This is a predicted structure of a 684-nucleotide part of an RNA (large-subunit ribosomal RNA, domain II) from a Pseudomonadota bacterium.
The coordinates come from a structure-prediction model, not an experiment, and the mean pLDDT is 84.

Context: one part of a larger RNA
């Protein structure tokens, strides 16, 4: 990893509810029996047991009865058929749908591995170094001491065998489940090694590493309690029709499990009570707004206290002083409200409401880990694909078209079948079905086609103002004077460092100076003014489109793409294209419907996506029974068929093969269906 084969809700007992059946105020047999070794069936057997009365703790009493003094009141009871079978669904108990633990626990079985110990043998080439201890000489009164030999000690040195395993490479489906090659360590000792024997799992044995007790040892193998248990994980086998959920809520040593509540399905039964629209009438204090209340919270003006001054010391008088409350202007507020919506909720009334609306019982269940998106809020940073609550959707269980690709966004709910047709989002230049469509405008930035505060003589519309044919506004040309170098300050300050005033006078006009500069003048220039020129000119607010603000990693890469100045935006029209939607046509299946009519029948309406899951109905496998069959003139079974009919499981038909057993009706049991289970076994 393919094939083929095996592979998972069984079976008893008891409960229970539902179909059905027998009998019925009954129903029913158990064990044993006729009855023989013994099957099926048959017939006997009410011992039990269920009903047929119930109340009380009982005694007991009884359509009551308990309590109680009670003829009270109360609580249970007094209407309503059950029993026995068979079949189905469920539960309870049992391995209880299958495979699966780590792990407990008994009783063996291992020390032929390696720990240790005990007995009994073995092995350690060769080389070195040179304790003690004796001798000799020497020295000594003798010694001790030195020297020189002898000697042959030592967990002593150097190194094979031997043992071991520090490095590193190779090897890693290996030569090997631990070597291999090149070094390296110990190598007469705590040394190595044979053989025999010994210690056993709640244990041994350990110079301790939790090491090692036969290659996996924080507790050994093996069998057995065993099919431990497993609120986990994973699988659990044919079709076809009908409905079709939940991720909420209480409680849980409960949080990925459970129990009742709420959703689903099936049966009975009750039934317009449900639901949609409209109208009429409710209850509320939310959005909003507001400041009247409770707070907060800015500014103004006033004062009262209070501070300073005055005073004859009484508490008078006065005050550029500070300064509440009040009051005046504008303000906030989940936990403020004089006010007050819109949905929604209640109630009643009309209409409608035939085709899986509603309510009860009863049978089975599944869900209580949700996503995301809009809207109302709380939490966090008015962060998250973040979190928690509340309404809606939509995935969950939903496919179709759109969104470039995209559970959850926009559009729409796939019974089938059609080389028919209309639209919905969205689209209509190529890609790619449809307009290079119409009409008016914007946009120049490929803005479209990613982004913010901010900043800008982009540019289109609207408005205010101001100046302007008595000539504006910019542009040349000219002029910009005197008093003056005001004054002060200063070394100087002369229109320009500073500081104070900012007059006057000629004038068409001209600052007590607007900026450049100077050491201080000077020089440029500006306001301001005449001329030339000759029609608008400058300020501002409000708004449409654009532009800067704009920096990432593999490769354009922030329009899907090509490309587009529209094929972009705004505005308004026509037309077309666009889905599994809607229509035709024709076919299926349901269905509290209607009408013809009795057939599961016609016509006509409805209705048919679907995960858990709930009903219904069928298809096949193997064996039995009865009944009737087929087969050497070829049975299963194999291999093939664009062949027939069935919605499908699946059946028949034909053809090669094959070579001995096989299907049909009708009933009846089931080791009854495989693609998965790191499934088993076999073959490739």
């Nucleotide at each position: 990893g393919c094939c083929u084969g095996c592979g998972a809700g069984u079976u008893a007992a008891u409960c229970u509810c539902a179909g059905u059946g027998g009998c019925a105020a009954g129903g029913u047999u158990a064990a044993g029996g006729g009855a023989g070794c013994g099957a099926c069936a048959c017939c006997c057997g009410a011992a039990g047991c269920c009903g047929u009365a119930g109340c009380g703790a009982a005694a007991g009493c009884g359509a009551g009865u308990c309590u109680g003094a009670a003829u009270a009141g109360g609580g249970c009871g007094u209407a309503c058929a059950g029993u026995c079978g068979c079949u189905g669904g469920g539960a309870u108990u049992a391995g209880a749908c299958a495979c699966g633990a780590a792990a407990c626990c008994g009783g063996g079985u291992g020390a032929g591995c390696u720990a240790c110990c005990c007995a009994u043998g073995g092995c350690c080439a060769g080389g070195g170094u040179g304790a003690a201890g004796c001798g000799a000489g020497u020295c000594u009164a003798a010694a001790c001491g030195c020297u020189c030999g002898u000697g042959g000690a030592g967990g002593c040195c150097c190194g094979a065998a031997c043992c071991u395993a520090c490095u590193a490479a190779u090897g890693u489906u290996g030569c090997a489940a631990a070597a291999u090659u090149a070094g390296g360590g110990g190598a007469u000792g705590a040394g190595c090694u044979g053989u025999g024997g010994g210690u056993a799992g709640a244990g041994g044995u350990g110079a301790u590493a939790u090491g090692c007790c036969a290659a996996a040892c924080g507790a050994a193998c093996u069998c057995g309690g065993a099919g431990a248990u497993a609120g986990c994980u994973u699988g659990u086998u044919c079709u076809c029709c009908c409905c079709g959920a939940a991720a909420u809520a209480g409680u849980u040593u409960u949080a990925g499990g459970a129990c009742u509540a709420g959703c689903g399905u099936c049966a009975c039964g009750c039934g317009u009570u449900u639901c949609g629209u409209a109208c009429u009438g409710g209850a509320g204090g939310u959005a909003c707004a507001g400041c009247a209340c409770u707070g907060a919270a800015u500014g103004g003006g006033c004062u009262a206290a209070g501070g300073g001054g005055c005073u004859u010391a009484c508490u008078g008088c006065u005050u550029a002083c500070u300064g509440a409350a009040c009051c005046c202007a504008a303000u906030c507020a989940a936990a403020c409200u004089c006010g007050g919506a819109a949905u929604g909720c209640c109630a009643g009334u009309a209409c409608g409401u035939c085709a899986g609306a509603g309510c009860g019982u009863g049978g089975c269940a599944g869900u209580c880990g949700g996503a995301c998106u809009c809207c109302g809020g709380g939490a966090g940073a008015u962060g998250a694909g973040u979190u928690u609550c509340g309404g809606g959707g939509u995935c969950g269980a939903a496919a179709g078209g759109g969104a470039a690709a995209c559970a959850g966004c926009c559009c729409a709910g796939a019974u089938c079948a059609u080389c028919g047709g209309c639209u919905a989002a969205g689209g209509u230049c190529c890609u790619c079905a449809a307009a290079u469509c119409c009409a008016a405008g914007c946009u120049a930035a490929g803005u479209g086609g990613g982004a913010a505060a901010c900043g800008a003589g982009g540019u289109g519309a609207g408005g205010u103002u101001a100046c302007u044919g008595g000539a504006a506004c910019a542009a040349c040309c000219a002029g910009g004077a005197g008093g003056u170098u005001g004054g002060c300050u200063u070394a100087g300050a002369a229109g320009c460092a500073g500081c104070c005033a900012c007059c006057c006078u000629u004038u068409a006009a001209a600052a007590a100076g607007u900026g450049c500069g100077u050491a201080a003048u000077a020089g440029c220039u500006u306001a301001c003014u005449g001329g030339u020129c000759u029609a608008g000119u400058g300020a501002c607010c409000u708004u449409g489109c654009g532009c800067g603000g704009a920096a990432a990693a593999c490769u354009u890469a922030a329009c899907g793409g090509g490309g587009c100045u529209a094929a972009g935006c705004u505005u308004g029209g026509u037309a077309c294209c666009g889905a599994a939607g809607c229509c035709a046509u024709g076919a299926a299946u349901c269905c509290u419907c209607a009408g013809c009519c009795u057939a599961u029948g016609c016509u006509g309406g409805g209705a048919u996506g679907g995960u858990a899951g709930g009903g219904g109905a069928g298809c096949g496998u193997u064996c039995c029974g009865c009944c009737a069959g087929c087969a050497g003139g070829g049975a299963a079974g194999g291999c093939c068929g664009a062949u027939c009919g069935g919605c499908a499981a699946g059946g028949g038909c034909g053809g090669c093969u094959g070579g001995a057993g096989c299907g049909g009706g009708c009933g009846g049991a089931a080791g009854u269906g495989a693609g998965a289970a790191u499934g088993c076994a076999g073959g490739c």

The full RNA is in RNAcentral, with records from ENA. The organism belongs to Pseudomonadota, within Bacteria.